[in-house]
RNA sequence: CCGUGCUAGGCGGGGAGGUAGCGGUGCCCUGUCGCUCGCAAUCCGCUCUAGCGAGGCCGAAUCCCCUCUCGAGGGGUGUGGCCUGUGGUGCCGACGUCACCGGGCACGGUGUCGAUGGCCCGGGUCCCGUACGACGUCGGUCCGUGAACCAGGUCAGGUCCGGAAGGAAGCAGCCUUAAGCGGUAACCGGCGGGCGUUGCGGGAUUCCCCGAGCCGGAGCCAUGCCACGGGGCAGUCGUCCACAGGCGCACUUCGAUUGAGGGUGCACGG
Repeated sequence: CCGUGCUAGGCGGGGAGGUAGCGGUGCCCUGUCGCUCGCAAUCCGCUCUAGCGAGGCCGAAUCCCCUCUCGAGGGGUGUGGCCUGUGGUGCCGACGUCACCGGGCACGGUGUCGAUGGCCCGGGUCCCGUACGACGUCGGUCCGUGAACCAGGUCAGGUCCGGAAGGAAGCAGCCUUAAGCGGUAACCGGCGGGCGUUGCGGGAUUCCCCGAGCCGGAGCCAUGCCACGGGGCAGUCGUCCACAGGCGCACUUCGAUUGAGGGUGCACGG
C1' cells in the first nucleotide's frame, strides 16, 4: 500500500418555548433530502457519557471527531428613526360655531326747542313703626238639633186626700228651653304673619329708575349684517406625553449551512 472481517461512531442540525436540568414529540428556521416501527403537552424518556425499546443499513473516512471561517434564521437589550393603534393632554396650531365685548358697514329714530356726561335737589327702589285693607283662625250673633227620671209649662187616663164641693202630686203626649253638638253668606269683636301698585311718620340713599334745576356743547339709541381683534363653546386633524405592536438601525447571544486545517482504531492474509 492492497484485500477480507470487525469495533468506536454515524444514519440530520439549529432557535425559541417548556423543564431542576438534558433529549424528544409539537412550533419556527435551514437544506449535501438524511433508515423503519412504537411512546408522548394537565406529555414521553432520561440524569451530566442525560430520549427509551425493537429491527435494519453504512462504517475508519466525501461520510466519524475537533478547531477556525462563512452566516440563513431565532432570542435579548437599546433607540431624538418610520408606520399603525389605544389613552391622555394644553385649547398650542389649523378648520368650525356663537354677535358676549371692541371694531366696521347698512338702515331708522332722536338731539342746538340742547345729546352723552357732570353737580345738586326731590321721589321711587331698600329698612322700621303705625293705620287701613285683604287673608287665616277663634269667639259672639244667627239657624238647626238637643232632657226615660234627677229642667219648665199644660198635664188625658190612672193614683192619693176628702162625706161632698173640691184639692194635691204627677207618667205618657204636646209646647218650650239649658249645657252640649253641627252649621254660619252677611254683621261685631279678639288674635296672627316670608300679604299689599294703599295712607301717615321716621331712617338709609353705594348702585339703579323717574322728575326738576344748573354746568357744558354733539352726540345718543334701536335693528340687521360682517368672525377683523378679544372671548365663549363643540368636535376633527395636527402637535405634545405615555403605552402597545410592526418595520429599520446599533450592540450582544445562539447558530443551520459553506469553506479550510487537523485528528481517530483492531484482527488476519498478500